[in-house]
Predicted 3D model of a 74-nucleotide RNA (transfer RNA) from a Myxococcota bacterium.
RNA sequence: GCCGACGUAGCUCAGACUGGUAGAGCAAUUCACUCGUAAUGAAUAGGUCAUCGGUUCAAAUCCGAUCGUCGGCU
Numbered sequence: 001g002c003c004g005a006c007g008u009a010g011c012u013c014a015g016a017c018u019g020g021u022a023g024a025g026c027a028a029u030u031c032a033c034u035c036g037u038a039a040u041g042a043a044u045a046g047g048u049c050a051u052c053g054g055u056u057c058a059a060a061u062c063c064g065a066u067c068g069u070c071g072g073c074u
Stems, first nucleotide, its partner, number of pairs: 001073007010026004020057001028044005050066005
């Protein structure tokens, strides 16, 4: 230099192919239960969907550029 994959909650990831309310598990907080703790159950909070731009009534999702991580080729 060229090619490919990946970037979503504090962590691990799903959702993209098929555009239409952003989700799960763990962790956190509160409550219940208990003499108390753990466990268990219920509830709550937590997101610029890497960044910028474009298409669209509507973009995590489609298109382009950029940044980062990993891998391959030379």
Taxonomically the source falls in Myxococcota (Bacteria, Pseudomonadati). Its Rfam family is "tRNA". Rfam's curators write: Transfer RNA (tRNA) molecules are approximately 80 nucleotides in length. Model confidence (mean pLDDT): 81 of 100.